[in-house]
Context: one part of a larger RNA
RNA sequence: GCAAGAAAUUUGAGAGGAGUAGACCCUAGUACGAGAGGACCGGGAAAAAUAAAUCUCUGGUGAAUCGGUUGUUUUACCAAUGGCAUAGCCGAGUAGCUAUAUUUAUAAUAGAUAAUCGCUGAAAGCAUUUAAGUGAGAAACUAGCCUCGAGAUUAGAUUUUUAUAAUUGUAAUAGAUGAUUACAUAGAUAGGCUUGAUGUAUAAGAAUUGUAAGAUUUUUAGCUGACAAGUACUAAAAAAUUUUAGAAAUAA
Numbered sequence: 001g002c003a004a005g006a007a008a009u010u011u012g013a014g015a016g017g018a019g020u021a022g023a024c025c026c027u028a029g030u031a032c033g034a035g036a037g038g039a040c041c042g043g044g045a046a047a048a049a050u051a052a053a054u055c056u057c058u059g060g061u062g063a064a065u066c067g068g069u070u071g072u073u074u075u076a077c078c079a080a081u082g083g084c085a086u087a088g089c090c091g092a093g094u095a096g097c098u099a100u101a102u103u104u105a106u107a108a109u110a111g112a113u114a115a116u117c118g119c120u121g122a123a124a125g126c127a128u129u130u131a132a133g134u135g136a137g138a139a140a141c142u143a144g145c146c147u148c149g150a151g152a153u154u155a156g157a158u159u160u161u162u163a164u165a166a167u168u169g170u171a172a173u174a175g176a177u178g179a180u181u182a183c184a185u186a187g188a189u190a191g192g193c194u195u196g197a198u199g200u201a202u203a204a205g206a207a208u209u210g211u212a213a214g215a216u217u218u219u220u221a222g223c224u225g226a227c228a229a230g231u232a233c234u235a236a237a238a239a240a241u242u243u244u245a246g247a248a249a250u251a252a
Base pairs, nucleotide, nucleotide: 004162005161006160007159008158009157010156014148015147016146017145020048024044025043026042032037049106050105051104052103053102054101058099059098060097061096065092066091067090068089069088070085071084072083073082075080109143110142111141116136117135118134119133168184169183170182171181172180189235190234191233192231193230194229195228196227199223200222205218206217207216208215209214243252244251245250
């Protein structure tokens, strides 16, 4: 800009993407061929390559999770912790992000054709796919599949509606910032807390035992970032002003 504003849903002019090649099994050791050899047509099924999406599985990462451990140092000391040493080193690992992981796709089909092959058929009593007429025929073309798409200025259509939108705040299914999306007390938006999940691997303290390092019991303990549910404890604005109603309190 699309001549009232706004919201939602759409049509599809048009544009882009995709488009792969082979092996194997059956038909069938059939047709064919003296044999050697060995199909068309048709059907089936599995891989490869490529692309997109995703994180259930398999793995990677995972410097705010858990544990082990060396040196040194702090909390007066023991014990238990904290700091530093490449995250000190080592063993695991949630969420998220990821590929080597998982899923999906490459098509079927139709139309009009190319080369090519025809049917009927004269000019030219024959012949001839062509002159009139009429068929078959390719990964190419047009559709079909996926994405965008009314700035398609020819600016389309349908439905609803007549006040909302911006600002502000808490945030993420969003994100450089804008934007987008969820929520804002009539509230689970984020944090906290509770309960769980997950991970780690059996805390501290105490008791028993051993000369001791240590072991056993309490103890599948203790701790646990990102995950789930619940819960207004914290933060998502109360107050003031103006207007209206009311005698007022007060209400909107």

Predicted 3D model of a 252-nucleotide part of an RNA (large-subunit ribosomal RNA, domain VI) from Psammoneis japonica. NCBI's taxonomy places the organism under Eukaryota, Sar, Stramenopiles, Plagiogrammaphyceae, Psammoneis. It matches the Rfam family "Bacterial large subunit ribosomal RNA". Rfam links the family to the GO terms ribosome and structural constituent of ribosome. The coordinates come from a structure-prediction model, not an experiment, and the mean pLDDT is 85.